Transfer RNA from an uncultured Armatimonadetes bacterium, 75 nucleotides, folded computationally. The coordinates come from a structure-prediction model, not an experiment, and the mean pLDDT is 83. It was read from a public genome assembly. It matches the Rfam family "tRNA". Rfam's curators write: Transfer RNA (tRNA) molecules are approximately 80 nucleotides in length. The family's RNA type in Rfam is transfer RNA.
């Protein structure tokens, strides 16, 4: 340098191109306990960035940016 693969909340992890972007821990509230915790209800908060295709993009295509990884060349 070339080639690959990954990016979603505070973590982690889903979504045949047509969900309000869904779970789970976290947090905050309420409940329940003698009190904590544990359970139970509710809420909170998320598609690196920027273009194209499509009636419609998390999702396909292309350019960055950030990480991994494999590989070349120099020394």
């Nucleotide at each position: 340098g070339g080639c690959g693969c990954c990016a979603u909340g505070g973590u982690c992890u889903a979504a045949c191109g047509g969900u309000u972007a869904g779970g789970a821990c976290a947090c905050g509230g309420c409940u329940c306990u003698u009190u904590c915790a544990a359970g139970g209800c509710c809420g909170c908060g998320g598609c690196g960035g920027g273009g194209g295709u499509u009636c419609a993009a998390c999702u396909c295509c292309c350019c960055c940016u950030g990480g991994c990884g494999c590989u070349a060349c120099c020394a």